Annotation
Predicted 3D model of a 485-nucleotide part of an RNA (small-subunit ribosomal RNA, 3' major domain) from a metagenome.
[in-house]
Context: one part of a larger RNA
RNA sequence: UGACGGGGGCCUGCACAAGCGGUGGAGUAUGUGGCUCAAUUCGAUCAACGCGAAGAACCUUACCUGGCCUUGACAUGUGCGUAGUAGAAGGGUGAAAGCCUGACGAGGUAGCAAUACCAGCGUACACAGGUGCUGCAUGGCUGUCGUCAGCUCGUGUCGUGAGAUGUUGGGUUAAGUCCCGCAACGAGCGCAACCCCUGUGUCCUGUUGCCACCCGGCCGAGAGGCUGGAGCACUCCGGACAGACUGCCUCGCUUAAACGAGGAGGAAGGUGGGGAUGACGUCAAGUCAGUAUGGCCCUUACGGCCAGGGCUGCACACGUACUACAAUGGCUGGCACAAAGGGAAGCGAUACCGUCAGGUGGAGCAAAUCCCCAAAAACCAGCCCCAGUUCAGAUCGUCGUCUGCAACUCGACGGCGUGAAGUUGGAAUCGCUAGUAAUGGCGCAUCAGCUACGGCGCCGUGAAUACGUUCCCAGGCCUUGUACA
Repeated sequence: UGACGGGGGCCUGCACAAGCGGUGGAGUAUGUGGCUCAAUUCGAUCAACGCGAAGAACCUUACCUGGCCUUGACAUGUGCGUAGUAGAAGGGUGAAAGCCUGACGAGGUAGCAAUACCAGCGUACACAGGUGCUGCAUGGCUGUCGUCAGCUCGUGUCGUGAGAUGUUGGGUUAAGUCCCGCAACGAGCGCAACCCCUGUGUCCUGUUGCCACCCGGCCGAGAGGCUGGAGCACUCCGGACAGACUGCCUCGCUUAAACGAGGAGGAAGGUGGGGAUGACGUCAAGUCAGUAUGGCCCUUACGGCCAGGGCUGCACACGUACUACAAUGGCUGGCACAAAGGGAAGCGAUACCGUCAGGUGGAGCAAAUCCCCAAAAACCAGCCCCAGUUCAGAUCGUCGUCUGCAACUCGACGGCGUGAAGUUGGAAUCGCUAGUAAUGGCGCAUCAGCUACGGCGCCGUGAAUACGUUCCCAGGCCUUGUACA
């Protein structure tokens, strides 16, 4: 100087407390451990476990078994050889790859041509190739402490020196934020602001958006509805600006400053809400399987191609989720109100067929125009009457639909039947402070299809509680002890 303490002081955080909803019990989905296996490819363990994987039937695929290839699926170069050459319908064998054969049948550059060279093929050699090893040889990227408020430097001063000071102290803040003081005075990386979204207004812009006023047409008894014109008022799309700064008032603090509490005005008030943004460093943290890369290793194989299998195995254990156990519910019918996205090898309307999954068909749309598109919970009416039930839906049988060369291992979805466990979950444990939790649906990426209940977004409905900081956990500053470095 640090680190540590079941030392002290001050402070912060959904850390506790106060609340709301879960997990741990059940079934299923998914990941992991273990076991099994010819193989169940590999990595990841506070910071792994719906993770790499934003799509494992083949492919992917790295694993296993078997069949094949050996200058190779791919790159560059060299030597030699080669004219029915390159290519190739077809044939044989085969699971395919491969191997054997093959009617027909080209080209470029220089040159008048002969010919030479190239492309191609064969052969030989340099080499290719390796998801083989080492993340403890590395780059790059990432996680973590932690969006915590810290980490340093120059000059000066102090100290023999390591170092100290500044950065400590008194206030204050979300903040080393700001103020005051001070042998310090300044500065840098962080904080904050500058960036994006959202909340208010003004102006501009009006098509594909809008429809208040005005004029037509159609329907209607009327109210009104649909539609065309005119229009850009309104909504909205997209730009530009304004707006919030403790600016104003009162009080408090030490008379001051910073600041704190309250108020006015305001769409918004003290960082308005959310995002992006992660200092010096720590963990020889993670990744050689994203790519790059040193070294080592393989070279008729640890490289390459193919078929089939496996990654989906199942006494068990754990993590993360979904669905439930019901009446704030279930079922039936009626009836409202979104946002954000996607669409051409695509989205696919009206109509028709089918109980349904879906099919036929193909209007319109490179989309503020057309389509996906039905929002669902909510609300209204009826039934159920507390039961393993009109709860719950696993499992199984059967018949179908769709994608795809192909659904046996091993796809999703639909109809009918079947109807398991489960009656609120031990010890323990998690998330959340507001448009949040809880709850309801919708979209997208990946993608032929899909094991998505996952991930990333969007909107609807919409709470409760916080006395407080004694305790648990993590962290910051000061101080103290130390047989630690």
It matches the Rfam family "Bacterial small subunit ribosomal RNA". Its family is annotated with structural constituent of ribosome and ribosome in the Gene Ontology.